[in-house]
Order: sequence, then C1' cells, then structure tokens
RNA sequence: AGCGGGAUAGAGCAAUGGAAGCUCGCUGGGCUCAUAACCCGGAGGUUCCCGGUUCAAGUCCGGGUCCCGCAA
Repeated sequence: AGCGGGAUAGAGCAAUGGAAGCUCGCUGGGCUCAUAACCCGGAGGUUCCCGGUUCAAGUCCGGGUCCCGCAA
C1' cells in the first nucleotide's frame, strides 16, 4: 500500500437531514464576616480542509490532511 474508528467552544464529549447542545473551566451577580460549596445569568464555535447532493448538511456522497487501532 490494505481494513476499521476518530477530528464539533479552553478541556472532555453529545447531536433522526430541519434553531449546534451538555459537563468542567472562564466570567458577572446572589448567598457568606470571608473563602469554598450552592443558586441565577453571560461570553466563547468558519463543526479538520476542498468539492458535490438537497429547499435545508455536524449528519449523506467524492477527494485530501492529521490522530488511534488492526493486519502485514
């Protein structure tokens, strides 16, 4: 070369083709004498890249890059 799995927010992960979400972290506020814990809110995403299909793609199809595994 070949076969399989994976790439989505700072980290770890979800997401029947129909409004991209959860936990932690970050941040504002509440609570407290104070801190932690707890409660309420907020910011943060070219969904790896390039094309295609579709009214509509994170999701389907083709090609590529990188990571993990199998086999050799």
A computed fold for a 72-nucleotide RNA from a Candidatus Magasanikiibacteriota bacterium, annotated as transfer RNA. The coordinates come from a structure-prediction model, not an experiment, and the mean pLDDT is 84. Its Rfam family is "tRNA". Rfam describes the family as follows. Transfer RNA (tRNA) molecules are approximately 80 nucleotides in length. By type it is a transfer RNA. The sequence is in RNAcentral, with records from ENA. NCBI's taxonomy places the organism under Bacteria, Bacteria candidate phyla, Candidatus Magasanikiibacteriota.